[in-house]
A computed fold for a 386-nucleotide RNA from Reyranella sp., annotated as Bacterial RNase P class A. The sequence is in RNAcentral, with records from ENA. The gene name in the source record is rnpB. Its Rfam family is "Bacterial RNase P class A". Rfam's curators write: Ribonuclease P (RNase P) is a ubiquitous endoribonuclease, found in archaea, bacteria and eukarya as well as chloroplasts and mitochondria. By type it is a ribozyme. The source organism's lineage runs through Bacteria, Pseudomonadati, Pseudomonadota, Hyphomicrobiales and Reyranella.
RNA sequence: UCAGACGGCUGGAUGGCUGCGCCGGGCGGGCAACCGUUCGGCGAGGAAAGUCCGGGCUCCACGGAGACACGGUGCCGGAUAACGUCCGGCGGGGGCGACCCCAGGGAAAGUGCCACAGAAAACAAACCGCCUGCCCGGUUCGCCGGGCCGGCAAGGGUGAAACGGUGGGGUAAGAGCCCACCGCGCGACCGGCAACGGAAGCGGCACGGCAAACCCCACCGGGAGCAAGACCAAAUAGGGGCGGCACGCCGGGCAACCGGCAGCGGUGUUUCCGCGUCGUCGCCCGGGUCGGUCGCGCGAGGCGCUCGGCAACGGGCGUCCCAGAGGAAUGGUCAUCCAUCGCUUUCGGGCGAGGACAGAACCCGGCUUAUAGGCCGUCUGACCCG
Numbered sequence: 001u002c003a004g005a006c007g008g009c010u011g012g013a014u015g016g017c018u019g020c021g022c023c024g025g026g027c028g029g030g031c032a033a034c035c036g037u038u039c040g041g042c043g044a045g046g047a048a049a050g051u052c053c054g055g056g057c058u059c060c061a062c063g064g065a066g067a068c069a070c071g072g073u074g075c076c077g078g079a080u081a082a083c084g085u086c087c088g089g090c091g092g093g094g095g096c097g098a099c100c101c102c103a104g105g106g107a108a109a110g111u112g113c114c115a116c117a118g119a120a121a122a123c124a125a126a127c128c129g130c131c132u133g134c135c136c137g138g139u140u141c142g143c144c145g146g147g148c149c150g151g152c153a154a155g156g157g158u159g160a161a162a163c164g165g166u167g168g169g170g171u172a173a174g175a176g177c178c179c180a181c182c183g184c185g186c187g188a189c190c191g192g193c194a195a196c197g198g199a200a201g202c203g204g205c206a207c208g209g210c211a212a213a214c215c216c217c218a219c220c221g222g223g224a225g226c227a228a229g230a231c232c233a234a235a236u237a238g239g240g241g242c243g244g245c246a247c248g249c250c251g252g253g254c255a256a257c258c259g260g261c262a263g264c265g266g267u268g269u270u271u272c273c274g275c276g277u278c279g280u281c282g283c284c285c286g287g288g289u290c291g292g293u294c295g296c297g298c299g300a301g302g303c304g305c306u307c308g309g310c311a312a313c314g315g316g317c318g319u320c321c322c323a324g325a326g327g328a329a330u331g332g333u334c335a336u337c338c339a340u341c342g343c344u345u346u347c348g349g350g351c352g353a354g355g356a357c358a359g360a361a362c363c364c365g366g367c368u369u370a371u372a373g374g375c376c377g378u379c380u381g382a383c384c385c386g
Base pairs, nucleotide, nucleotide: 001382002381003380004379005378006377007376008375009374010373012337013336014335015334016333017332018331020043021042022041023040024039025038026037027036028035029034045357049368050367052366053365054364055363056362057225058224059223060222070221071220072219073218074217075089076088077087078086079085090104091102092101093100094099105216106215110214111213112210113209114208127156128155129152130151131150133148134147135146136145137144138143164182165181166180167179168178169177183205184203185202186201189198190197191196229294230293231292232291239285240284241283242282243281244280245279248261249260250259251258252257263275264274265273266272301320302319303318304317305316306315307314308313338355340353341352342351343350344349
C1' cells in the first nucleotide's frame, strides 16, 4: 500500500420564534371543585419493531410429595432473578490465516423407514462375471461355445449409502484365510472438576444410515394476562323497599266485554268527538353501562472510579433522577454549521439539494429482523522499503 477477519461507538449540532403533553411554583378569580395567566423543569429508540423465549407484577386455581399424560430443553463447566441468552472450554466441519459454522445426549432397549436404480438396503444376497467337476457340440489338440451340480465375492455394473482400505502371500478360483501398514473396536494407566485428550496392550473386524420418525434417558414447566386488576360512579331502562294519590255509579253477561249516567278535555252552552287508564308520583337501596381515578414510572436503574474474575458477571464507593400520553404529546419554521450529492469555477470559492431504519403505551433481561453515512481499536495474509 492492497485484500480481509473480529469487536466497539455514533445515528446530525447550536441558537431564535411558535405550538403540544406531563410535573412544579407565583399571581388573579372562586366557599370549593376548578378556571385564567405567567415562570421554570422534563419530553422516544438502538432497535421503541416482531411478540419468539425468560422474569417481575396482577387475578384465578391449588394441602405436601410422587406418578402418568402433554409441551419444552439437550456436549461440559460457569454467569444470571431466570432463559432456548451470555461467557470460557471440548468435539466435528470450513478457511493459507485472523477467524467462522454446528438441533452437538442415546442407533450393542425396542419398533419403524431407507425414494429411484440395483441381484441385494441389513439374522444379507448373486445380474454380468471367476473356478473345479460332469454332459453335449466344435477343434488348428493350445483350447472355444452351450447346459447342469457345486464353490466364490476379487473384477464389472446400480446407488446418497453395498458388511474395512492398499500391497504381498495363499488358492481350482477366491476370501482377514494369513501377514505388514493404515483405519476401526475394547482399553490398563496418565492428564483434566468435566466434556474430552493421550496411551502400553489386546482383538482379524464385529456395530450401515436416520432419533428436525416413534421412542429411551436427564432436566425444566399450574392457567390467564395492564382490555391483568382495584376504586369512585351519571342520565335512561329494568329490580327491590317505603310513603302519597287515584282506581265512580246503574243495567246485561259465568267471564272477556257491551250499553247508559256522572266526571275530565276540545276557551262558555248544546250537538258531536276524544279520554274514562290500573296505575301514577316522590324518596331511598343495590347491580351493571357511559365516564373518571389508581395501577404508572426509584428501577434485577444510568454514569464514573475501584476491587475480584481469562470472561460473562459480581462486590464496594461516589453521583444523577431521566417521557408517562390515553385515539394517544414529543411538531413546525428560520439562521449558522457538519457529513453527503449535483452544477459551476479565475481552484480562493459560488449556487442548489439534503439526513438511514424507524416512533414509547405496565416494566425489565435476551433473541431475531430493519438500518444511509461516519468514527475507533485489535488481529491476519500478500507485496514493497529500511